Annotation: This is a predicted complex of two RNAs, RNase P RNA and transfer RNA, with 437 nucleotides together. It holds a member of the Rfam family "Bacterial RNase P class A". Rfam classes the family as a ribozyme.

RNA sequence: GUGGAGUAGGCGGCCGCGGCUUGCACUAGCACGCGGGUCGAGGAAAGUCCGGACUCCAUAGAGCAGGAUGCUGGAUAACAUCCAGGCAGGGUGACCUGACGGAGAGUGCCACAGAAAACAUACCGCCGGCUGCUUGCCGGUAAGGGUGAAAAGGUGCGGUAAGAGCGCACCGCGCGUCCGGCGACGGGCGCGGCAGGGUAAACCCCAUCCGGAGCAAAACCAAAUAGGGGAGAAGAGGUUGCUCGCCUCGUUCGACUCCCGGGUAGGUUGCACCAGAGCGGACAGAGUAAUCUGCCGCCCAGAUGAAUGGCCGCUGCUCUCACCUCAGAGGGGGUGAAAGUACAGAAUCCGGCUUAUUCUCCAC
RNA sequence: GCCGGAGUAGCUCAGCUGGUAGAGCAGCUGAUUUGUAAUCAGCUGGUCGGGGGUUCGAUUCCCUUCUCCGGCU
Numbered sequence: 001g002u003g004g005a006g007u008a009g010g011c012g013g014c015c016g017c018g019g020c021u022u023g024c025a026c027u028a029g030c031a032c033g034c035g036g037g038u039c040g041a042g043g044a045a046a047g048u049c050c051g052g053a054c055u056c057c058a059u060a061g062a063g064c065a066g067g068a069u070g071c072u073g074g075a076u077a078a079c080a081u082c083c084a085g086g087c088a089g090g091g092u093g094a095c096c097u098g099a100c101g102g103a104g105a106g107u108g109c110c111a112c113a114g115a116a117a118a119c120a121u122a123c124c125g126c127c128g129g130c131u132g133c134u135u136g137c138c139g140g141u142a143a144g145g146g147u148g149a150a151a152a153g154g155u156g157c158g159g160u161a162a163g164a165g166c167g168c169a170c171c172g173c174g175c176g177u178c179c180g181g182c183g184a185c186g187g188g189c190g191c192g193g194c195a196g197g198g199u200a201a202a203c204c205c206c207a208u209c210c211g212g213a214g215c216a217a218a219a220c221c222a223a224a225u226a227g228g229g230g231a232g233a234a235g236a237g238g239u240u241g242c243u244c245g246c247c248u249c250g251u252u253c254g255a256c257u258c259c260c261g262g263g264u265a266g267g268u269u270g271c272a273c274c275a276g277a278g279c280g281g282a283c284a285g286a287g288u289a290a291u292c293u294g295c296c297g298c299c300c301a302g303a304u305g306a307a308u309g310g311c312c313g314c315u316g317c318u319c320u321c322a323c324c325u326c327a328g329a330g331g332g333g334g335u336g337a338a339a340g341u342a343c344a345g346a347a348u349c350c351g352g353c354u355u356a357u358u359c360u361c362c363a364c
Numbered sequence: 365g366c367c368g369g370a371g372u373a374g375c376u377c378a379g380c381u382g383g384u385a386g387a388g389c390a391g392c393u394g395a396u397u398u399g400u401a402a403u404c405a406g407c408u409g410g411u412c413g414g415g416g417g418u419u420c421g422a423u424u425c426c427c428u429u430c431u432c433c434g435g436c437u
Stems, first nucleotide, its partner, number of pairs: 001364006009315007017040008042343001046354002049352005054214004066210005071085005086100001087098004101205002106203002108199003123145002125141006153171006172194001173192008218269004228260005235249005276299001278298004283294004316341003320337007365436007374389004383420001391407005413429005
């Protein structure tokens, strides 16, 4: 250098925080109070980038639009994930990377330069003819030069006026066939002189998959005030304690009383699990592996301005410095001192990916 | 917590169906003026938020990451 595995300090004391449970005291009963027991962050809890569970929307079924994925086989609840393999590319190598279907369906784009950027074409050249020569014109050619990121197979021999798959050999390409493999694909043989630039992380075509919103989803309980519906209803309120009187409002467009329903604030559930895509096994079996099956053990945070912390002592690890010592190439060991001990923190829950980050070990 | 949007010059913004990055204001120099402002002419100034990929070529297309803004009780 490459790949893989692990770790995320430990022990003790004191003080403190959240959930659950329990005892005592108080109380009509809770709550508050004083104790006991038990549990209490991560490998990424993060980013919210994928995929599910779950809830509602119309029972989520079909089509269009839109989006995602894209070699083969397998794993999985599912995936843009994982495992194994193929092919291509990179690296001296261990190994790594790959949005890796289609450009023999259509459309678009390819700046500048260049003759020509895609129904091909000819600037300089090369060759032949017109002419005795130069210039020029006509024709052939695409081997050479030049332009460009990219120019109509590559190398060699023959051939030719010069050339050219024009002919041949090998390589490449296409088609057919045989063999191996589940397959991607690989190998052999034969045929064809040869299709024909790049770009699909441009539109598009093909195949497969996806309904939408998201726990601030959603369900339940439910004040005050103002509306709504129904029933009763002629009185109700104020003025000094009562009566009279007076004033205000109202008498079917209903003051006032009662009942019902929706919904807001607020609260409870969802939500943390005796059951699950659960966690741990140095276990057994199948499989190359991912993973699956069986057996054993465990029950493992649940707050809502949001707990999981602070101090002290001993000790572990890493780095630096000083000294001693072993070895004599980098180095190894011991003692002492000083410093450091990362990234970060659940918020409905899982499986992944990505990013941040400490230290150690193993293999090559 | 969940869901959207935007990063381009000192400031405010263009640039998109990939081909040398521009405008206005600001700054500097000169002209004009007795001088300043205004006006005119010219100039300076860019890791296109960072990194990687596709492509001959990326501000533009794709992935990842950082920062900022908005909505939902």